[in-house]
Context: one part of a larger RNA
RNA sequence: ACCUCGUUAAGGAACUCGGCAAUCUAGCCCCGUAUCUUAGGUAGAAGGGGUCCUCUCCGACGUAAGAGUAAUAUCAAAGCGUUGGGGAGGCGCAGUGAAAUGGCUCGAGCGACUGUUUAACAAAAACACAGCACUCUGCGAACUCGAAAGAGGAUGUAUAGGGUGUGACACGUGACCAAUGCGGAAAGGUUAAGGCAAGAGGUUAGCCGCAAGGCGAAGCUUCGACCCGAAGCCCCCGUGAAUGUCGGCCGUAACUAUAACGGUCCUAAGGUAGCGAAAUUCCUUGUCGGGUAAGUUCCGACCUGCACGAAUCGUGUAACGACUUGAGCGCUGUCUCAACGAGGAUCUCG
Repeated sequence: ACCUCGUUAAGGAACUCGGCAAUCUAGCCCCGUAUCUUAGGUAGAAGGGGUCCUCUCCGACGUAAGAGUAAUAUCAAAGCGUUGGGGAGGCGCAGUGAAAUGGCUCGAGCGACUGUUUAACAAAAACACAGCACUCUGCGAACUCGAAAGAGGAUGUAUAGGGUGUGACACGUGACCAAUGCGGAAAGGUUAAGGCAAGAGGUUAGCCGCAAGGCGAAGCUUCGACCCGAAGCCCCCGUGAAUGUCGGCCGUAACUAUAACGGUCCUAAGGUAGCGAAAUUCCUUGUCGGGUAAGUUCCGACCUGCACGAAUCGUGUAACGACUUGAGCGCUGUCUCAACGAGGAUCUCG
């Protein structure tokens, strides 16, 4: 020097990415307790006081020797058990004397909550959830497993079952059906196998020819136009808590600035309410305010939203969280700055 512990002057987060780690706090009784709130909570809020032993006094409850009665009514000193309060005194630094045993408060984000998860680097804001919505399913249900039989669904029957999305609660959930998907309708166009089959080719009995060769019935065989021919697609309508999408340029008000207003182009329609430098903001440490002596973080605003936005939900929200983030009080060897001690491990000799 290392590991695990213990103590520490003065200061008290100056340490550090960050109070990481380690202190502080702690049980029980009494007093007291803000804000917010879904009226349940928040709350053990916070913040105070007490706590041991001896003696004594005053109670409460139970039991009951006993008294008493017609009676199991009733009364009940003493004793025993449990327990509360008052007073006086005692000891120690210290009385939940050891051990077990909350530090607290304020602000913000996300997720409502309890729960679940990457067995062995991630416990979370991820998953789930109750609730909400859409959609399918009339029962031999839809759907799933299985060549099938069959089974689950379900010994259930639309207040049921399957799928998808969202995710308590409160207030809301805007525009667009052009594209994609889905549903519907059946008029027209297109359209397969197949059917019918005009026609064409191959082969050759036969015929013609001196020959080469030519023609060529029936049969067999290879093709085969027209016509008939379903769903689908095209076409038409609907549908957004279906996949999704939700503009540009120019001008204009009696300072300036800005533009309620106007013009124009394009589109299916041009982002409504709400929120906004945000878990989203590049420029950016935006600007202003707060907190600090000093604040790229934090909180409150502004809106110029590179590139928020309404069930891939929007905005709030009490309670909850080994979540993330900012601040403060207390507390401390985290630090200024290190010191000493204990045990272990190590080293030397043996």

Source information
The part of an RNA shown here (large-subunit ribosomal RNA, domain IV) has 350 nucleotides and comes from a Kiritimatiellia bacterium. Taxonomically the source falls in Kiritimatiellia (Bacteria, Pseudomonadati, Kiritimatiellota). The prediction has a mean pLDDT of 86. Rfam family: Bacterial large subunit ribosomal RNA.